[in-house]
RNA sequence: GUUCGAUAAAGGCAAACCGUUCGAGAGAGCGGGACGCAAAGCCUCCGGCCCAAGGACUGUCCGUCAGGACGCCGUCCGGGUAGCGGGGCUGCCGAU
Numbered sequence: 001g002u003u004c005g006a007u008a009a010a011g012g013c014a015a016a017c018c019g020u021u022c023g024a025g026a027g028a029g030c031g032g033g034a035c036g037c038a039a040a041g042c043c044u045c046c047g048g049c050c051c052a053a054g055g056a057c058u059g060u061c062c063g064u065c066a067g068g069a070c071g072c073c074g075u076c077c078g079g080g081u082a083g084c085g086g087g088g089c090u091g092c093c094g095a096u
Stems, first nucleotide, its partner, number of pairs: 003095003012037002017032006035083001041089003045086003048081004054077004059070004
């Protein structure tokens, strides 16, 4: 350096759930807690999934034609998930 995770050790992370804070929400931070994890360390580049407050598109109504009011769903922008998968970067121990 390559490939792998059988065994062992030093250690690491922490799902659900609970408390609290933030957020429209998905969800996130912190504390507790451990289902699991050899990258469950970091990064949204690609696909998936989730959210829908705000902006855009679409609609209805009013109008003095300047504009105004209301609104379900959907899509895009946007947001989230790196513990959904792929990819990128980095890395402990052991075997090779």